[in-house]
The RNA shown here (Glycine riboswitch aptamer) has 86 nucleotides and comes from Marivita lacus. The source organism's lineage runs through Bacteria, Pseudomonadati, Rhodobacterales, Roseobacteraceae and Marivita. Model confidence (mean pLDDT): 77 of 100. Of the family's consensus pairs, 85% are formed in the model. It was read from a public genome assembly, where an Rfam model found it.

RNA sequence: CCAGUUGACACAGGAGAGGCCGAUCAUCUCGGCGCCGAAGGAGCAACCCCCCGGAACCUCUCAGGCAAAAGGACUGUGACCAGCGC
Numbered sequence: 001c002c003a004g005u006u007g008a009c010a011c012a013g014g015a016g017a018g019g020c021c022g023a024u025c026a027u028c029u030c031g032g033c034g035c036c037g038a039a040g041g042a043g044c045a046a047c048c049c050c051c052c053g054g055a056a057c058c059u060c061u062c063a064g065g066c067a068a069a070a071g072g073a074c075u076g077u078g079a080c081c082a083g084c085g086c
Stems, first nucleotide, its partner, number of pairs: 001085001004084004009078005018033001020032004034066003040062001041060003047054002
C1' cells in the first nucleotide's frame, strides 16, 4: 500500500432429528428410552508428504442437538483490526 489471501468482526441466507414419557415443580433441573449431524472432538479414504505426519460435507457420535429462541458447517457482501503477501 492493497482486498490478493487467511483469521477475527458485522449483516443476510442456512439442514436434520420426539414441542416423547416420568419426577420435581414454580421453571428452563434430573432420570429414561428413541433419533440427528453441518459447532467442537476423534478415526481414517482419495490425495499430499514420503521419516514422522496432515487430511473431507466420509465414519463415530464423546460433546452438542431433536417446537420456538439460541447455536449452526458452509455461501455471499462489507470494511475498521491482526498476520501473510507486494